[in-house]
RNA sequence: CGAGCCGGCAAGACGGUCGCUGUCCGGCGCUUGCGUCGGAGAGAGGAAAGUCCGGGCUCCACAGGACGCGGUGGUGGAUAACGUCCACCGUCCAAGGCGGCGACGCCAAGGAUAGGGAAAGUGCAACAGAAAGGAUACCGCCUCGAGCCACUGCUCGAGGUAAGGGUGAAAAGGCGGGGUAAGAGCCCACCAGCAGCCUGGCGACAGGCUGGCUCGGCAAACCCCACUGGGAGCAAGGCCAAAUAAGAGAGCAGGACUGGUCCGGUCCGUUAGGACUCUCGGGUAGGCCGCUCGAUCGGCCGGGCAACCGGCCGGCUAGAGAAAUGACCGUCGCCCGCUUCGGCGGGCACAGAACCCGGCUUACAAGCCGGCUUGCGGA
Numbered sequence: 001c002g003a004g005c006c007g008g009c010a011a012g013a014c015g016g017u018c019g020c021u022g023u024c025c026g027g028c029g030c031u032u033g034c035g036u037c038g039g040a041g042a043g044a045g046g047a048a049a050g051u052c053c054g055g056g057c058u059c060c061a062c063a064g065g066a067c068g069c070g071g072u073g074g075u076g077g078a079u080a081a082c083g084u085c086c087a088c089c090g091u092c093c094a095a096g097g098c099g100g101c102g103a104c105g106c107c108a109a110g111g112a113u114a115g116g117g118a119a120a121g122u123g124c125a126a127c128a129g130a131a132a133g134g135a136u137a138c139c140g141c142c143u144c145g146a147g148c149c150a151c152u153g154c155u156c157g158a159g160g161u162a163a164g165g166g167u168g169a170a171a172a173g174g175c176g177g178g179g180u181a182a183g184a185g186c187c188c189a190c191c192a193g194c195a196g197c198c199u200g201g202c203g204a205c206a207g208g209c210u211g212g213c214u215c216g217g218c219a220a221a222c223c224c225c226a227c228u229g230g231g232a233g234c235a236a237g238g239c240c241a242a243a244u245a246a247g248a249g250a251g252c253a254g255g256a257c258u259g260g261u262c263c264g265g266u267c268c269g270u271u272a273g274g275a276c277u278c279u280c281g282g283g284u285a286g287g288c289c290g291c292u293c294g295a296u297c298g299g300c301c302g303g304g305c306a307a308c309c310g311g312c313c314g315g316c317u318a319g320a321g322a323a324a325u326g327a328c329c330g331u332c333g334c335c336c337g338c339u340u341c342g343g344c345g346g347g348c349a350c351a352g353a354a355c356c357c358g359g360c361u362u363a364c365a366a367g368c369c370g371g372c373u374u375g376c377g378g379a
Base pairs, nucleotide, nucleotide: 001375002374003373004372005371006370007369008368009367012332013331014330015329016328017327018326020043021042023040024039025038026037027036028035029034045350049361050360052359053358054357055356056355057233058232059231060230064263065262066261067260069229070228071227072226073225074088075087076086077085078084089115090113091112092111093110096107097106098105099104116224117223121222122221123218124217138165139164140161141160142159143158144157145156146155147154148153173191174190176188177187178186192214194211195210196209197208198207199206200205237289238288239287240286247280248279249278250277251276254268255267256266257265296315297314298313299312300311301310302309303308333348334347335346336345337344338343
């Protein structure tokens, strides 16, 4: 300098003038909760989006049990938790490198992974094919017997066979040799699979040895296994004030308990002016709280491969309430084009908090930084 990748930052800056919202301090007024004046500080994101997950918090019923209905799915960790994150393992892809005449083989930054179980059961695989889960003999090959026949050979019957051919995505491990009447892991060597043992590892797994010869595919099909899940949600939920019609009628001894069922349990009530349910009708929609100090942010040190954890020091960074966080001007910054080199012109994305937090996914102009693998050149 080039190629292939991974990660992080950032999301324009400063100043002036005017304006808006909230907090704190002080003064004045006053109906104590507001108004007004002055001062100090702060004011929309990395995604605020989607509402896909997990929680905090609130209420219901004590968050009890069982079923149903869901969620996750290699191993080990992190976390409040998660379907998230970190590290590792297996399989597949792969820039590039090494070896080779070549075909090709080996290593590999990085990427993908819905990655437990098919011998618990059920089910699916059209057509083709003899046969599609342990099923099968279509063409074949061999032996024996009989018949025909000039010979080669042909036909029938019995038995053996699954190596060869054919069909198919897939057909009783693959390939090479021996052996056999012909064949077959029948035997042998090299592989793959499976089982046992040893070594390493927390583990998923990896390597080695031995062995008999071999026990399809799909679970992102139902299902099984392991772990796990109360429900509803800030329009949750509280407080204050006000108003209406002591509202009317019916049912029954049982009823109610947040969303499906059942069990347990708790509460209210029992002959009706009562608990509850249903029907009709009427009033209210105002104000305040919840509402921002948090599983929070920054720096340093220690532990850990890392995610992250611990300690010390320091900081407070929106809380609107139909919705504030803005407008104008100037200087600079970055990018593109032109240039008579003086400068001129244009552009600067995606996009606005609404109870809060940890993630995931999606959108995104200009730009900066770091790291991994590797090629070439130089020192």
A computed fold for a 379-nucleotide RNA from a Gemmataceae bacterium, annotated as Bacterial RNase P class A. The model forms 97% of the base pairs in the Rfam consensus. Taxonomically the source falls in Gemmataceae (Bacteria, Pseudomonadati, Planctomycetota, Gemmatales). Its mean pLDDT, the model's own confidence on a scale to 100, is 77. It matches the Rfam family "Bacterial RNase P class A". Rfam links the family to the GO terms ribonuclease P activity, dimeric ribonuclease P complex and tRNA processing.